[in-house]
Context: one part of a larger RNA
Molecule: small-subunit ribosomal RNA, 5' domain
Organism: uncultured prokaryote
RNA sequence: GAUUGAACGCUGGCGGCAUGCUUAACACAUGCAAGUCGAACGGUAACAGGCCCUUCGGGGUGCUGACGAGUGGCGGACGGGUGAGUAAUACGUAGGAAUCUGCCUUGCAAUGGGGGACAACCUGGGGAAACUCAGGCUAAUGCCGCAUACGCUCUAAGGAGGAAAGCGGGGGACCUUCGGGCCUCGUGUUGUUCAGGAUGAGCCCGCGUCCGAUUAGCUUGUUGGUGGGGUAACGGCCUACCAAGGCGACGAUCGGUAGCUGGUCUGAGAGGACGACCAGCCACACUGGGACUGAGACACGGCCCAGACUCCUACGGGAGGCAGCAGUGGGGAAUAUUGGACAAUGGGCGCAAGCCUGAUCCAGCAAUGCCGCGUGGGUGAAGAAGGCCUGCGGGUUGUAAAGCCCUUUCAGUGGGGAGGAAAAGCAGCGGACCAAUAAUCGGCUGUCUUGACGUUACCUACAGAAGAAGCACCGGCUAACUCCGUGCCAGCAGCCGCGGUAAUACGGAGGGUGCGAGCGUUAAUC
Numbered sequence: 001g002a003u004u005g006a007a008c009g010c011u012g013g014c015g016g017c018a019u020g021c022u023u024a025a026c027a028c029a030u031g032c033a034a035g036u037c038g039a040a041c042g043g044u045a046a047c048a049g050g051c052c053c054u055u056c057g058g059g060g061u062g063c064u065g066a067c068g069a070g071u072g073g074c075g076g077a078c079g080g081g082u083g084a085g086u087a088a089u090a091c092g093u094a095g096g097a098a099u100c101u102g103c104c105u106u107g108c109a110a111u112g113g114g115g116g117a118c119a120a121c122c123u124g125g126g127g128a129a130a131c132u133c134a135g136g137c138u139a140a141u142g143c144c145g146c147a148u149a150c151g152c153u154c155u156a157a158g159g160a161g162g163a164a165a166g167c168g169g170g171g172g173a174c175c176u177u178c179g180g181g182c183c184u185c186g187u188g189u190u191g192u193u194c195a196g197g198a199u200g201a202g203c204c205c206g207c208g209u210c211c212g213a214u215u216a217g218c219u220u221g222u223u224g225g226u227g228g229g230g231u232a233a234c235g236g237c238c239u240a241c242c243a244a245g246g247c248g249a250c251g252a253u254c255g256g257u258a259g260c261u262g263g264u265c266u267g268a269g270a271g272g273a274c275g276a277c278c279a280g281c282c283a284c285a286c287u288g289g290g291a292c293u294g295a296g297a298c299a300c301g302g303c304c305c306a307g308a309c310u311c312c313u314a315c316g317g318g319a320g321g322c323a324g325c326a327g328u329g330g331g332g333a334a335u336a337u338u339g340g341a342c343a344a345u346g347g348g349c350g351c352a353a354g355c356c357u358g359a360u361c362c363a364g365c366a367a368u369g370c371c372g373c374g375u376g377g378g379u380g381a382a383g384a385a386g387g388c389c390u391g392c393g394g395g396u397u398g399u400a401a402a403g404c405c406c407u408u409u410c411a412g413u414g415g416g417g418a419g420g421a422a423a424a425g426c427a428g429c430g431g432a433c434c435a436a437u438a439a440u441c442g443g444c445u446g447u448c449u450u451g452a453c454g455u456u457a458c459c460u461a462c463a464g465a466a467g468a469a470g471c472a473c474c475g476g477c478u479a480a481c482u483c484c485g486u487g488c489c490a491g492c493a494g495c496c497g498c499g500g501u502a503a504u505a506c507g508g509a510g511g512g513u514g515c516g517a518g519c520g521u522u523a524a525u526c
Stems, first nucleotide, its partner, number of pairs: 001526004006522005013373006019366002021331001026329003030326003035074003040071002043067002047065003050061004081284003090209004095204002099201002104197004108191004112146001114144002121136006152161003166187006174181002210256003217247003222244008259281004263274004286307005309320004337363001339362003345359001346357004376406004386397004410467001412462005420453001425447005431441002470515005475496003481510005491498002
C1' cells in the first nucleotide's frame, strides 16, 4: 500500500447492489418448512344445493358440487441446513469394466378368466393418556391362484419356471337384464423391467492433495491362491482350507491439524495465505448401533434398540429431537424479522382446474462492504464584529460571514404511471385421429382475466437555502505551528523518543493538513 463475513470509539442525509453466529455440531418455548390424487376404491364427518317428511324446533335421502377420517398410488432419497467427522472408503484430474436406473424417450408383444381377505363402518372390552384388543360386514389400480407368454430366467440342453388393472371422454348402426355390451379416443398396467436411448447412481485404477522422525518399524483376514457364500456388480466383501506373504527413509505405522475443488486475497510475476457469499463433489442430522420399505436410503422434519437430556403421568406407562425459516436462552468483541406472496422461476401430486412449497421472489433491520448523489451557486472589502497572535504599527480567521441576485438534485406534499404476464380459460378457423361434423390432440386468430413487491421504477406540480459534516492528525519518518496551562508530575508513544519552568511531542485554544458520510483504532493476510 492493498484486502476483510470483521469488531470497537466518535459521527451520521439519501439511493442502488451485495453481505450478515467466523464463538457452543450448546440447549431449545411457539408457529410454519411435504404433500397430493374422488379420472384407483368403499363411502359421507363438515359445508352448499336439490328432493321428501314436518309438531316449523327439525328430521330423512350421497341425488349433486364437493370431501373429514380410511384403503390404494406417486412423492416424503429432491429441494433447504451444517462442516462435527474424514489426510483418504474424500476431493481434483485423466482413464476403465464386472453393474443398476422410478418418472422421460424409441420400438416389440400383451392387457383372458377367477378367488379369498383387511381397514373404514357397526358392536363390545382395556387404558389417565399415548393408544390398543376381540367379534361382524365391505370395495379397489390392495393381495393370491389359473390360463397364455416369441423374446425373458434357470438348465444336466431333455426340459422347467414366470405376467397384468383398470379408469375417464364421446358415439352411428346392431344387441341389451337398460347397468351396459360394441366402436373409438385418451391415460394407465404387464413381459422376475423384452430390446435400446437419455439421465442419475454404485465400483476399480494412474497421478496430485498440510505438519511432526523429540513417531522407525507396521500388519494375521494380514498378502496371495482354491472351493463356497454374498452383492445390482468386481473384489478377503465374508467363510473353510493351503501357502507365507504384504507395506516401509521415494517416510510405512503413529500423533497433530483440516471437509475438498472451481476459486478468493495479495503480488510485476514466481510465490504466499485463505476456501465467507455463489457453483460442483463429499460427510452428517441429539450420541452410538441396526435394518425395513423402495428404482433409489441404511433415510434431517420414517421405524427399532441402547444412552444422555427435556416434558406429561392417575406411577402402570408414554412423548420429543431447529446443523429447515423466523424466534428464545446461553457463549461471545460480534452477526438481522416469531414479516408478505406463491405474481414470477423451479419442484411434488393431479387429465385438468388446482392444492402444497420459510425452495424461491420480495419486503424489514445493520454505513458491514462497494458504487453513485447531496448538504447549495454567483456576487460581495466597510477587508465588519468576535476569536487568536502581536516588535502594538498590525497580522490572521477571510469572500469566510452579513447583504444582494439565483437554482431546487435528494428528502417532503400532491398528481400521473411502465415493465417484470407469458400461459391457462372461452370463442372462431383450418389440420391429425376416427364410422363420425362428436370427443381428444397440437397450430393460428380474437377475447377475457391473473402482481407479493407497490404509496414500484420513472415523469410531473408545489414551497423554500430551506431538513443534511464529521473524524483523525500537525517533533522526524509524514502533508500540516503558534499561544496558554503543566513542570520527569499529569500524561503521550507504531519506531526513534517527548515531559525535571519559555514543551511546534502532554492538556486546552486559535490556526493548519489529510480524508469525507465517514474517519480513526484493534485484529488478520499478502